[in-house]
The RNA shown here (c-di-GMP-I riboswitch aptamer) has 86 nucleotides and comes from Novimethylophilus kurashikiensis.
């Protein structure tokens, strides 16, 4: 450097759910608990996808459209990285 996670060590993260404090229009996020899982479940919305629809637009209305919002634990891609094996 490449490949890869069989075994091992030290660790790391934390789904659902609960809590209530906060942010947000919402989706969602942050914090505490919790543990389904994760070898990138570390980081980045670049591509696809999904969620939301405040503002804006359409409509008589019901409602619909729309991302500039969100999801990295949906897939791909990019960047960086711990410990072993070959």
């Nucleotide at each position: 450097g490449u490949u890869g996670g069989a075994a091992a060590a030290g660790g790391g993260c934390a789904a659902a759910c609960c809590c209530g404090g906060c942010c947000g229009a919402a989706a969602g996020g942050c914090g505490g608990g919790g543990a389904c899982g994760c070898a990138a479940a570390g980081c980045c919305a670049c591509c696809g996808g999904u969620c939301u629809a405040a503002a804006g637009g359409a409509g008589c209305a019901a409602u619909c459209c729309c991302a500039u919002g969100a999801c990295a634990g949906c897939g791909g891609g990019g960047c960086c990285g711990c410990c072993g094996g070959a």
It was read from a public genome assembly, where an Rfam model found it.